[in-house]
RNA sequence: CUACGCUCAAGGCAAACCUGUCGAAAGGCAGGGACGCAAAGCCAUGGGUCUAAAGCCCCUUUUGGGGGUAUGAUCGCCAGGCUGCCGCA
Numbered sequence: 001c002u003a004c005g006c007u008c009a010a011g012g013c014a015a016a017c018c019u020g021u022c023g024a025a026a027g028g029c030a031g032g033g034a035c036g037c038a039a040a041g042c043c044a045u046g047g048g049u050c051u052a053a054a055g056c057c058c059c060u061u062u063u064g065g066g067g068g069u070a071u072g073a074u075c076g077c078c079a080g081g082c083u084g085c086c087g088c089a
Stems, first nucleotide, its partner, number of pairs: 004087002012037002017032006035076001041082003045079003048074003056067004
């Protein structure tokens, strides 16, 4: 240095839920809280999944209903890229 995650030590992050807030929503942010995580650190690059405001199409009782669709979201869905702690085997 690479691989590895059985060990040691120092730690780190924070699911669901609750409160507040932003957002049309999915969801994000902050505080509380811990289900878990060896990258549950970062990046929307490929795929998957979620949402459908605006625009489009159809119906209509035209202040309504339905349909498909990301430019929105998710890295704690998978893969990929970059970076990082420890060092018993």